Model confidence (mean pLDDT): 76 of 100. A computed fold for a 140-nucleotide RNA from a Planctomycetota bacterium, annotated as SAM riboswitch aptamer (S box leader). The sequence was found by an Rfam model in a public genome assembly. It matches the Rfam family "SAM riboswitch aptamer (S box leader)". Its family is annotated with regulation of gene expression in the Gene Ontology. Of the family's consensus pairs, 97% are formed in the model.
[in-house]
C1' cells in the first nucleotide's frame, strides 16, 4: 500500500505555538473559525479493538462479565454532520373497462370506474440497503 474481518446515532478539554482555513474524496448543503478554527507540543479525559482476569464452553476456537488506562493502538464539534447509487413508501402519465360525442376506423376528445399487473417520469419526506471513509485485529 494491498486483501480479510468487526465496529461506527453513545463518550471525553484545559494550556502553550502557529495563524487561515477547515469538516476524507468530487458536487451540492448545512455547520466551525482572528472571540483565533485546523495543525503541532504538554498535560487531562474518554472507553472500541487487541492484551490481562473470571465464568461457562474448549482440538482450534466462541460467548458473557471485570479490571486498568503507566501493556499496544485509537478518540475527545455537529449520526461517518446530512445528500448523491439501489430499493420500498407517495403522486402523475402511459396501458384496461365502459358510457357519450366525434372518425372511413379507438381516429381524436370528454367523463366514470378497477386497481391487479407492467413501464415511466417526478418535487419533498421517511424506512432499509449497497458503495466509500475511518478505526481496532488478522494476513501478505
Nucleotide at each position: 500500500c494491498u486483501c480479510u474481518u468487526a465496529u461506527u446515532g453513545a463518550g471525553a478539554g484545559u494550556g502553550g505555538c502557529u495563524g487561515a482555513g477547515g469538516g476524507a474524496u468530487a458536487g451540492g448543503g448545512c455547520c466551525c473559525u482572528u472571540u483565533g478554527a485546523c495543525g503541532c507540543c504538554a498535560c487531562c479525559g474518554c472507553a472500541a479493538c487487541c492484551g490481562c482476569c473470571u465464568u461457562a464452553g474448549g482440538u482450534u476456537u466462541u460467548a458473557a462479565g471485570g479490571a486498568a488506562a503507566u501493556g499496544g493502538u485509537g478518540c475527545g464539534a455537529a449520526c461517518u454532520c446530512c445528500c448523491u447509487c439501489c430499493u420500498c413508501g407517495c403522486a402523475g402519465c402511459a396501458g384496461g373497462a365502459u358510457g357519450c360525442u366525434u372518425u372511413a376506423g379507438g381516429u381524436a376528445g370528454c367523463a366514470u370506474c378497477a386497481u391487479u399487473u407492467u413501464g415511466c417520469u417526478g418535487a419533498u419526506c421517511g424506512g432499509g440497503g449497497a458503495a466509500a471513509a475511518a478505526u481496532g485485529g488478522g494476513a501478505u